[in-house]
RNA sequence: UUCGAGGGCAGGGUGCAAUUCCCGAUUGGCGGUAAAGUCCGCGAGCUUAAAAAAGCAGAUUUGGUGAGAUUCCAAAACCAACAGUGAAAGUCUGGAUGAAAGAA
Numbered sequence: 001u002u003c004g005a006g007g008g009c010a011g012g013g014u015g016c017a018a019u020u021c022c023c024g025a026u027u028g029g030c031g032g033u034a035a036a037g038u039c040c041g042c043g044a045g046c047u048u049a050a051a052a053a054a055g056c057a058g059a060u061u062u063g064g065u066g067a068g069a070u071u072c073c074a075a076a077a078c079c080a081a082c083a084g085u086g087a088a089a090g091u092c093u094g095g096a097u098g099a100a101a102g103a104a
Base pairs, nucleotide, nucleotide: 001104002103003102011023012022013021025091026090027080028079029042030041031040032039037078038077045056046055047054060076061075062074063073064072082094083093084092
């Protein structure tokens, strides 16, 4: 210096009103390791006037193959910052024409 910087409620129900509720659909940062949103570590986010330090902050089981896999295959689950909103949001709007871990 460049990249990272992107992704994601189709269809339907209730209701005056919801992409926020319900059915259903759908998305998945970086490094490590048998290829991982759920293991280990890091970053993003939040608290703080601000920075550092510190703190807060999410989720997986069963079976199969194998020398080795909570990473592959099969099946069934689960999780997702803050602010906003006529009605509660991973998916809408906003900080963000922002930004880190990290990669070349």

The RNA shown here (FMN riboswitch aptamer (RFN element)) has 104 nucleotides and comes from uncultured Lachnoclostridium sp. The prediction has a mean pLDDT of 80. The source organism's lineage runs through Bacteria, Bacillati, Clostridia, Lachnospirales and Lachnoclostridium. Its Rfam family is "FMN riboswitch aptamer (RFN element)". About the family: The RFN element is a highly conserved domain that is found frequently in the 5'-untranslated regions of prokaryotic mRNAs that encode for flavin mononucleotide (FMN) biosynthesis and transport proteins. RNAcentral holds the sequence, with entries from MGnify.